[in-house]
RNA sequence: GUGCGACUAGCUCAGUUGGUUAGAGCGCUACCUUGACACGGUAGAGGUCACAGAUUCGAGUUCUGUGUCGCACA
Numbered sequence: 001g002u003g004c005g006a007c008u009a010g011c012u013c014a015g016u017u018g019g020u021u022a023g024a025g026c027g028c029u030a031c032c033u034u035g036a037c038a039c040g041g042u043a044g045a046g047g048u049c050a051c052a053g054a055u056u057c058g059a060g061u062u063c064u065g066u067g068u069c070g071c072a073c074a
Stems, first nucleotide, its partner, number of pairs: 001073007010026004019057001028044005050066005
């Protein structure tokens, strides 16, 4: 340099044919429970869906470019 893949919550990851309020597990916070801790239960917070642009009535999802990481080739 070329090609391919990944990027969604603090971490690991779903998200189906573009359309319902963006989700799960773990973690975190508060409360309940305990003499205290752990376990367990209830509730809650936490997101520029990597960035920019385009298409569309509507984009996490489609298209283009950029960035980071990985793999292959040179």